The prediction has a mean pLDDT of 82. c-di-GMP-I riboswitch aptamer from Gracilibacter sp., 87 nucleotides, folded computationally. Rfam family: c-di-GMP-I riboswitch aptamer. Gene Ontology term of the family: cyclic-di-GMP binding.
RNA sequence: GGAAAAAAAGGGCAAACUAUCUGAAAAGAUAGGACGCAAAGCUAUGGGUCUAUAGCAUAUUCUAUGUAAGAUUGCCAGGUUGCCAAA
Numbered sequence: 001g002g003a004a005a006a007a008a009a010g011g012g013c014a015a016a017c018u019a020u021c022u023g024a025a026a027a028g029a030u031a032g033g034a035c036g037c038a039a040a041g042c043u044a045u046g047g048g049u050c051u052a053u054a055g056c057a058u059a060u061u062c063u064a065u066g067u068a069a070g071a072u073u074g075c076c077a078g079g080u081u082g083c084c085a086a087a
Stems, first nucleotide, its partner, number of pairs: 012037002017032006035074001041080003045077003048072003055067005
């Protein structure tokens, strides 16, 4: 130094829920709060899931249904960066 990987230490993130704000919604931001997390850092590239205002399509057309280009990386995979580190 590499592979694999335990313990300890110092730090990190923050689910549910609550408040305020944004959004049609899903959801997000901030503050509080900790269920958990070794990538729960970053990235919507593939799949999954959620939403359906506008747009588009269809119909039995003051409406209904479908549809992601909206959302989710704390659903999974891929890409990319990375802390400690014994025998």
Source information:
The source organism's lineage runs through Bacteria, Bacillati, Bacillota, Eubacteriales and Gracilibacter. Of the family's consensus pairs, 95% are formed in the model. The sequence was found by an Rfam model in a public genome assembly.